[in-house]
Context: one part of a larger RNA
RNA sequence: CGUUAGAAAAUUGAGUGGACAUGACCUUAGUACGAGAGGACCGGGUCGUACGUACCGCUGGUGUAUCUGUUGUGCCGCCAGGUGCAGCGCAGAGUAGCUAUGUACGGACAGGAUAAACGCUGAAAGCAUCUAAGCGUGAAACCUUCCACGAGAUGAGUUUUCUUUUAAGGGUCGUCAAAGACUAUGACGUUGAUAGGCUAUAGGUGUAAAGGUGGCAACAUCAAAGCCGAGUAGUACUAAUUGCCCGUACG
Repeated sequence: CGUUAGAAAAUUGAGUGGACAUGACCUUAGUACGAGAGGACCGGGUCGUACGUACCGCUGGUGUAUCUGUUGUGCCGCCAGGUGCAGCGCAGAGUAGCUAUGUACGGACAGGAUAAACGCUGAAAGCAUCUAAGCGUGAAACCUUCCACGAGAUGAGUUUUCUUUUAAGGGUCGUCAAAGACUAUGACGUUGAUAGGCUAUAGGUGUAAAGGUGGCAACAUCAAAGCCGAGUAGUACUAAUUGCCCGUACG
């Protein structure tokens, strides 16, 4: 821009893409078959491998948010306690998030039309013949079935609702994240929990400083403390103010 008023939702599915893998074992059954050696079809069940999709409850990884220990050195006048720098100084743990080696699930079942092949009926050709007319069975291939996209499918579809006028609706702007290069998408904007703050807490670290008590002291204890808390919940304290713009008809 179009889809012939505009708009918000919900859909149909022309079409497109993806997927389609495979093994072992048990049983049927040491049966059919076979002199024996050997050894099934068909059918039923179990467990895998590789691949794929999703997720983070479990097992782990990362985790320069976080907590703790500790070395050297500078600084805060000294002690104590902190802090800067040294690859995050080094080391031990680790929430959220992101992840695989972790977990869950998938290929199925079924239908249609067929290939090779196997048939029925059956003439040409009094026989025979699956074929010439006609009718069947038959494969991971084909068309459906499964998953995703999908009406610019210009063949522009359908349904519901709203607006009949400075409308409905949308944008700008602001607070943001489950989204993200930008944009877009999604949540929210006082009729408000959108983000920050605050409070509480799942969780992390591991028992703060100061002081008391015990001990000559190291240290122990009062104390699962202190600190953090990307998660969860609550709370309008702060910021989402007010506006402005677009939009308005074929017959």